[in-house]
RNA sequence: CGGCGAUUGACUCAGCUGGUAGAGUGUCUUCUUGACGUGGAGAAAGUCAGAGGUUCGAGUCCUCUAUCGCCGA
Numbered sequence: 001c002g003g004c005g006a007u008u009g010a011c012u013c014a015g016c017u018g019g020u021a022g023a024g025u026g027u028c029u030u031c032u033u034g035a036c037g038u039g040g041a042g043a044a045a046g047u048c049a050g051a052g053g054u055u056c057g058a059g060u061c062c063u064c065u066a067u068c069g070c071c072g073a
Base pairs, nucleotide, nucleotide: 001072002071003070004069005068006067007066010025011024012023013022019056027043028042029041030040031039049065050064051063052062053061
């Protein structure tokens, strides 16, 4: 320098053919216990890496940028 892939809550990851952003772990509250743990119930936490574009509508499509990984030269 060229090609490909990844980026979504504190962490690990889903999200189909564009149509209400989800799960597990963790955190907080509560129930259960003599207590701790386990278990039950509930809650908070997301500018979907950044910017722009297309569209009635974008996590999803297009362009550029950033970071990381792989391959080639």